[in-house]
RNA sequence: CAUUCAACAUCGCCGAGUCUUACGCGCUUGCUCGCGUGGGAACGGGGGACCCAGUUCUUUGGGGCGAAUCGCACCGGCGCGUAUCCCGGGGCGUAGGGCAAGCUUUCCUGCCCGAGCCCGUCAGCUAACCCCGUAGGCGUCGGAAGGAUGAACCA
Numbered sequence: 001c002a003u004u005c006a007a008c009a010u011c012g013c014c015g016a017g018u019c020u021u022a023c024g025c026g027c028u029u030g031c032u033c034g035c036g037u038g039g040g041a042a043c044g045g046g047g048g049a050c051c052c053a054g055u056u057c058u059u060u061g062g063g064g065c066g067a068a069u070c071g072c073a074c075c076g077g078c079g080c081g082u083a084u085c086c087c088g089g090g091g092c093g094u095a096g097g098g099c100a101a102g103c104u105u106u107c108c109u110g111c112c113c114g115a116g117c118c119c120g121u122c123a124g125c126u127a128a129c130c131c132c133g134u135a136g137g138c139g140u141c142g143g144a145a146g147g148a149u150g151a152a153c154c155a
Stems, first nucleotide, its partner, number of pairs: 011139004018041009042134006052124001061122001062119004070093003074089004096113005103147006
C1' cells in the first nucleotide's frame, strides 16, 4: 500500500412492520438506552348489506398474505419391461418484483429475487360494523435527460 474477515457507530435497502405516551423492570453517578404490559396516532391486511357480478363452488375441495406465477427437459427412487402416474434433486427459462445514495420520472447498462407461510370445508364486490399485524432479514454506491423541493455562499 492492497485484499479479506469480524465488531461497533452512522447511513442505507427489502418489507405494512413506524411515531408517541403511562406504568413496571433492567443498566447507569446521571443522561441515555433496552424489555414487558396498556393507551393514542399512522400504516398494512382480513371478514362483512342493498345494488352489481357470477352460472362459480359443492375432494379434481375452496380461499388468504406475498413480486414470487407458469413452462421445458435432465437425474435418482417406485414400477415385470417401456411409458404414464407419484416422490425427491438440482438446471434452463418465464408472468411478475427489487437495487445501483438528497427526492422523484423516463431511458440505457449492470447486479439480484422469482420463496415461504396460513385458514380449515368456509368467505365475489361491499356502506355501517367487526377482527388481526406493526416482524424478520440484509449492505448498494454506473451513465444520460427532465421535474419539484431544499441548503450554502455572495451582494
Overview: A computed fold for a 155-nucleotide RNA from a Phycisphaeraceae bacterium, annotated as c-di-AMP riboswitch aptamer (ydaO/yuaA leader). The organism belongs to Phycisphaeraceae, within Bacteria. The coordinates come from a structure-prediction model, not an experiment, and the mean pLDDT is 78. Rfam family: c-di-AMP riboswitch aptamer (ydaO/yuaA leader). About the family: This family represents a conserved RNA structure found upstream of the ydaO and yuaA genes in Bacillus subtilis and related genes in other bacteria. Gene Ontology terms of the family: cyclic-di-AMP binding and regulation of gene expression. The model forms 92% of the base pairs in the Rfam consensus.